[in-house]
Context: one part of a larger RNA
RNA sequence: UUGGGUUUAAAGGGUCCGUAGGCGGAUUGAUAAGUCAGGGGUGAAAGUCUGCAGCUCAACUGUAGAAUUGCCUUUGAUACUGUCAGUCUUGAAUGUGUAGGAAGUGGCUGGAAUGAGUAGUGUAGCGGUGAAAUGCAUAGAUAUUACUCAGAACACCAAUUGCGAAGGCAGGUCACUACUACAUUAUUGACGCUGAUGGACGAAAGCGUGGGGAGCGAACAGGAUUAGAUACCCUGGUAGUCCACGCCGUAAACGAUGGAUACUAGCUGUUGGGUUUUCGGACUCAGUGGCUAAGCGAAAGUGAUAAGUAUCCCACCUGGGGAGUACGUUCGCAAGAAUGAAACUC
Numbered sequence: 001u002u003g004g005g006u007u008u009a010a011a012g013g014g015u016c017c018g019u020a021g022g023c024g025g026a027u028u029g030a031u032a033a034g035u036c037a038g039g040g041g042u043g044a045a046a047g048u049c050u051g052c053a054g055c056u057c058a059a060c061u062g063u064a065g066a067a068u069u070g071c072c073u074u075u076g077a078u079a080c081u082g083u084c085a086g087u088c089u090u091g092a093a094u095g096u097g098u099a100g101g102a103a104g105u106g107g108c109u110g111g112a113a114u115g116a117g118u119a120g121u122g123u124a125g126c127g128g129u130g131a132a133a134u135g136c137a138u139a140g141a142u143a144u145u146a147c148u149c150a151g152a153a154c155a156c157c158a159a160u161u162g163c164g165a166a167g168g169c170a171g172g173u174c175a176c177u178a179c180u181a182c183a184u185u186a187u188u189g190a191c192g193c194u195g196a197u198g199g200a201c202g203a204a205a206g207c208g209u210g211g212g213g214a215g216c217g218a219a220c221a222g223g224a225u226u227a228g229a230u231a232c233c234c235u236g237g238u239a240g241u242c243c244a245c246g247c248c249g250u251a252a253a254c255g256a257u258g259g260a261u262a263c264u265a266g267c268u269g270u271u272g273g274g275u276u277u278u279c280g281g282a283c284u285c286a287g288u289g290g291c292u293a294a295g296c297g298a299a300a301g302u303g304a305u306a307a308g309u310a311u312c313c314c315a316c317c318u319g320g321g322g323a324g325u326a327c328g329u330u331c332g333c334a335a336g337a338a339u340g341a342a343a344c345u346c
Base pairs, nucleotide, nucleotide: 004317005316006315007300008299012314014201015200016199017198021194022193023192025088026087027086028085029084030083031082033081034080035077036076037075038074039073040072041071042070048066049065050064051063052062053061054060091191092188093187094186095184096183097182098181099180100179103177104176105175106174107173108172109171110154114150115149116148117147118146119145120144121143125136126135162169163168206247207246208245209244210243211242215241216240220236221235222234223233258313259312260311261310262309263308266291267290268289269288270287271286272285273284274283275282276281295302296301319346320345321344328339329338330337331336
């Protein structure tokens, strides 16, 4: 290198869009670039292989042939691929109709809880723990009643439910935006799939500027525990958590399973459409779950939502440690991110 692989052994990019490229539905004709066949030219010699011959054999040498898998040229073939021209509708897209949802953005708004303020009632405790203490409280706490204020999160509904490319999304309502499924067969007529480089989005934490700050709470302080306790438990508590704008670009970003298309037994739930109905149900399309046949798999398992059978495109792997480190480069305000070795060692 070929062969081989990527759920769990090393290995699927966090996700999508998309450039180049690669690959690509049915059918007719033309062409003959790829492809295939025949002829011609060339493919030095030595070397290699085969036959024969010469040194007493061999090595060595001579001679004849083959090979030289290539290139050029010419005559043909036309199934496949390509190119050109035409046609088609099943892939793809559009239209129309019926629906769907915690999809997104912005505004308005609701109640419970929590904390605070003021006032009333009321009196000696409250709080916390395994037990305590720190803490709060006669300057009147805890508890309770009324009014007011603040910020954050949305009980029940709620579900292997739903939506979204992923991250993710949940009180109500309005506006704007996007999407998906089904039905119809009305329109276009292969317009498709994938996608190196690139672009956009991307939890939490963190960073910058300005707000906000109830609860929670890294750091920190105190009280306990303990041999010690820089912890687990308790009382406090700053950053942060929230909002706006801008960065960061990483996660066990997980289904540890890349995307697309086709095919391959069933049973049973459920969500959204449709057809049908004797109103019990049956069938069907798209999702989302459970169990299993064949098959696959080292096994666990997977099994139409494949890890089965195939095709196309991309990404990635090649013993453990050193190391996701060093150096260099790019990006970033920084934190750091991306790319990414070697010596040495087992």
Predicted 3D model of a 346-nucleotide part of an RNA (small-subunit ribosomal RNA, central domain) from an uncultured bacterium. The prediction has a mean pLDDT of 89.